[in-house]
RNA sequence: CCAUCCGGGAGAGCCAGGGCACCUGGCGCCGAAGGAGCAAGCAACCCCGCAAUCUCUCAGGCCGCGAGACCGGACGGG
Numbered sequence: 001c002c003a004u005c006c007g008g009g010a011g012a013g014c015c016a017g018g019g020c021a022c023c024u025g026g027c028g029c030c031g032a033a034g035g036a037g038c039a040a041g042c043a044a045c046c047c048c049g050c051a052a053u054c055u056c057u058c059a060g061g062c063c064g065c066g067a068g069a070c071c072g073g074a075c076g077g078g
Stems, first nucleotide, its partner, number of pairs: 001077002004074005013027006028062003034058001035056003041050002
């Protein structure tokens, strides 16, 4: 550094209709899967390159489930 397992893990909604487990529409919103931007910064001083928890919101999300960056632990590999 990578993989697997376990634990912790935020943010954002209201209205209307309906056959009301759920579905649809309108408007609004979130940012921590992923993606994109080259923008703080890094590297280099020739071109170029790398790039965030920043920016965008394509995707995703705004009951719950699930997902979930990141952190901790266990174990294995390089």
Model confidence (mean pLDDT): 76 of 100. Glycine riboswitch aptamer from a soil metagenome, 78 nucleotides, folded computationally. Of the family's consensus pairs, 90% are formed in the model. The RNAcentral record of the sequence draws on MGnify. Rfam family: Glycine riboswitch aptamer. From the family's description: This family represents the bacterial glycine riboswitch.